[in-house]
Context: one part of a larger RNA
RNA sequence: UGACGGGAGCCCGCACAAGCAGUGGAGUAUGUGGUUUAAUUCGACGCAACGCGAAGAACCUUACCAGGACUUGACAUCCUAUGGACCCGGCGUAAUGGCCGGGGUGCCCUUCGGGGAACAUAGAGACAGGUGGUGCAUGGUUGUCGUCAGCUCGUGUCGUGAGAUGUUGGGUUAAGUCCCGCAACGAGCGCAACCCUUACGGUUAGUUGCUACGAAAGAGCACUCUGGCCGGACUGCCGUUGACAAAACGGAGGAAGGUGGGGACGACGUCAAAUCAUCAUGCCCCUUACGUUCUGGGCUACACACGUACUACAAUGGCGCAAACAAAGGGGAGCGAACCCGCGUGGGGAAGCAAAUCUCAAAAAAGGCGUCCCAGUUCGGACUGCAGGCUGCAACCCGCCUGCACGAAGUUGGAAUUGCUAGUAAUCGCAGGUCAGCAUACUGCGGUGAAUACGUUCCCGGGCUUUGUACA
Numbered sequence: 001u002g003a004c005g006g007g008a009g010c011c012c013g014c015a016c017a018a019g020c021a022g023u024g025g026a027g028u029a030u031g032u033g034g035u036u037u038a039a040u041u042c043g044a045c046g047c048a049a050c051g052c053g054a055a056g057a058a059c060c061u062u063a064c065c066a067g068g069a070c071u072u073g074a075c076a077u078c079c080u081a082u083g084g085a086c087c088c089g090g091c092g093u094a095a096u097g098g099c100c101g102g103g104g105u106g107c108c109c110u111u112c113g114g115g116g117a118a119c120a121u122a123g124a125g126a127c128a129g130g131u132g133g134u135g136c137a138u139g140g141u142u143g144u145c146g147u148c149a150g151c152u153c154g155u156g157u158c159g160u161g162a163g164a165u166g167u168u169g170g171g172u173u174a175a176g177u178c179c180c181g182c183a184a185c186g187a188g189c190g191c192a193a194c195c196c197u198u199a200c201g202g203u204u205a206g207u208u209g210c211u212a213c214g215a216a217a218g219a220g221c222a223c224u225c226u227g228g229c230c231g232g233a234c235u236g237c238c239g240u241u242g243a244c245a246a247a248a249c250g251g252a253g254g255a256a257g258g259u260g261g262g263g264a265c266g267a268c269g270u271c272a273a274a275u276c277a278u279c280a281u282g283c284c285c286c287u288u289a290c291g292u293u294c295u296g297g298g299c300u301a302c303a304c305a306c307g308u309a310c311u312a313c314a315a316u317g318g319c320g321c322a323a324a325c326a327a328a329g330g331g332g333a334g335c336g337a338a339c340c341c342g343c344g345u346g347g348g349g350a351a352g353c354a355a356a357u358c359u360c361a362a363a364a365a366a367g368g369c370g371u372c373c374c375a376g377u378u379c380g381g382a383c384u385g386c387a388g389g390c391u392g393c394a395a396c397c398c399g400c401c402u403g404c405a406c407g408a409a410g411u412u413g414g415a416a417u418u419g420c421u422a423g424u425a426a427u428c429g430c431a432g433g434u435c436a437g438c439a440u441a442c443u444g445c446g447g448u449g450a451a452u453a454c455g456u457u458c459c460c461g462g463g464c465u466u467u468g469u470a471c472a
Base pairs, nucleotide, nucleotide: 001472002471003469004468005467007466008465009464010463011462012461013460015456016455019420020419021418022417023416026311027310028309029308030307031306032305033304034302035301042053043052064297065296066295067294068293069292070291073127077126078125079123080122081121082120083119086103087102088101089100090099091098107116108115109114129286130285132284133283134282138280139279140275141274142273143271145269150189151188152187153186154185155184156165157164158163169180170179171178195263196262197261198260200231201230202229203228204227205226206225209221210220211219213218234257237251238250239249240248241247313413317372318371319370320369321368329360330359331358334353335352339348340347341346379410384405385404386403387402388401389400390399426448427447428446429445430444431443432442
């Protein structure tokens, strides 16, 4: 000087407390461990691994296993020789590989001999190739402490020196934020601001949007809305407190008030943290195989254990009928209307739309009317049987959906434990990416919309000062 303390002081955070809803019990989905297996590919392991890489494993993916094949190779550059670039069909195979036949002469230059580009076949080797190892050899990227308020430097001064000072002190702040003081005076990286979005207004532009006009065509751009520019919030004003400061508290005006709400943004560093399987890369290793390819299987196994979710256990509810109100998105190998058929999944159909025009598209909860009457039920829907639909070469292993039937556990969950302070929690649906198909996951969107916070003694984490130390 740090680090540590079941030392002290001050302060902060959904850290506790006050509340609300959960998890832990059930069923299912999904990830992981374990076990099994020919293989169940690999990685991630306290917080900070476990609906994580994976924004979607039937084949492919795929890295794993079994079997069948190839060996200058699936991919790249170079050399030589030949040619018939390319397309189609047949035999055979589990499939690739393999074998056979047919059509066809393309592009540029040309002295018509040929040459060149591209492609194919054969050959030789240089080489290719490796999701093989090492993240403790690395780059890059990322997590975490933590959006915590810190981390440093120049000059000066003090100290033999390591170092100190500045950065401590008195106030204040979300903040090393600002003020005052001070052997310090300045500065840098962080904080804040500048950026995006949302909340208000003005102005401008009006088509596909809107409607004071109209039956429509049209007309118009006031309103709604869309998107460009601008304004607006700064403790600016008033009062009180304060050290005449910084600031705090209350008030006015205002759409908004003290960082208005949300996002992007992550200092010096820590964890030999994660990743050699995104990529790149040193070294080591394989080279008729640890490379490449094909079929089938596996990644989906199942006595069990854990994490994360979904659905419930019901009457603030279930079911039926009629009937409202969004936002944000997607659409050409696409979205697909009306209409018809079907109980339905869906089928037929084809209008319109590269979309403020058409379409996906029905928002759902809420509200109205009716019914059920507290029960393992008109709750709950697992599991199973049958019949179908869709995608796709192909749904047996192993997809999703529909109808009828079947109707399990479950009556609010032990010890323990999680999230959340406002348009939040809770609850309700909608969309998107991935994607042929497949979403209880993820990322967004809006609808309805609470309770509580006395306070900082305690638990956890953190900041500053100080103190002790047998630690560095």
The part of an RNA shown here (small-subunit ribosomal RNA, 3' major domain) has 472 nucleotides and comes from an uncultured bacterium. The RNAcentral record of the full RNA draws on ENA, Greengenes and SILVA. Its Rfam family is "Bacterial small subunit ribosomal RNA". Gene Ontology terms of the family: ribosome and structural constituent of ribosome.